[in-house]
RNA sequence: GGGGAUUUAGCUCAGCGGGAGAGCAUCCGCUUUGCAAGCGGAGGGUCUGGGGUUCGAAUCCCCAAAUCUCCACCA
Numbered sequence: 001g002g003g004g005a006u007u008u009a010g011c012u013c014a015g016c017g018g019g020a021g022a023g024c025a026u027c028c029g030c031u032u033u034g035c036a037a038g039c040g041g042a043g044g045g046u047c048u049g050g051g052g053u054u055c056g057a058a059u060c061c062c063c064a065a066a067u068c069u070c071c072a073c074c075a
Stems, first nucleotide, its partner, number of pairs: 001071007010024004018055001026042005048064005
């Protein structure tokens, strides 16, 4: 330098054009003599950044960034 993959909640991930979600974690309650487990509930996101298309974008297009990976070049 070139190809590919990934980027969504604290963590691991789903969601592929119209409601932003799950599990774990955190907090509260129930249960218990107490703890754990179990059950119920709550908080937590402007979806990596910018632009475009569209009535409408996490989702489609363009540019950029970060991480991983393969190849090439130089030494």
Notes:
Model confidence (mean pLDDT): 83 of 100. Predicted 3D model of a 75-nucleotide RNA (transfer RNA) from Deinococcus aetherius. Rfam family: tRNA. Rfam links the family to the GO term triplet codon-amino acid adaptor activity. The sequence is in RNAcentral, with records from ENA.